The RNA shown here (c-di-GMP-I riboswitch aptamer) has 85 nucleotides and comes from Paenibacillus roseus.
RNA sequence: AACUAAUAGGGGCAAACUUAGUGAAAGCUAAGGGCGCAAAGCCACGGGCCUAAAGCAGGGAAGCUAUGGCAGCCGGGUUGCAAGA
Numbered sequence: 001a002a003c004u005a006a007u008a009g010g011g012g013c014a015a016a017c018u019u020a021g022u023g024a025a026a027g028c029u030a031a032g033g034g035c036g037c038a039a040a041g042c043c044a045c046g047g048g049c050c051u052a053a054a055g056c057a058g059g060g061a062a063g064c065u066a067u068g069g070c071a072g073c074c075g076g077g078u079u080g081c082a083a084g085a
Base pairs, nucleotide, nucleotide: 003084004083012037013036017032018031019030020029021028022027035072041078042077043076045075046074047073048070049069050068055064056063
């Protein structure tokens, strides 16, 4: 350095939910709270999924669409603590 996730220590993050804010929504932010996670650190490159304000279409209702999102959906890229059966 790579690999591994058995073991040990120090730790880290934070699901659902609640409150407040923000957004058309999906969501996001903060505090509380812990379902879990060896990258549940970061990145929208590929696939997938969510939303549909505006736009299109329509008599209307349904509908179509991402320029909006999801990294705790998968893959990929990149960075990183400790240990060594």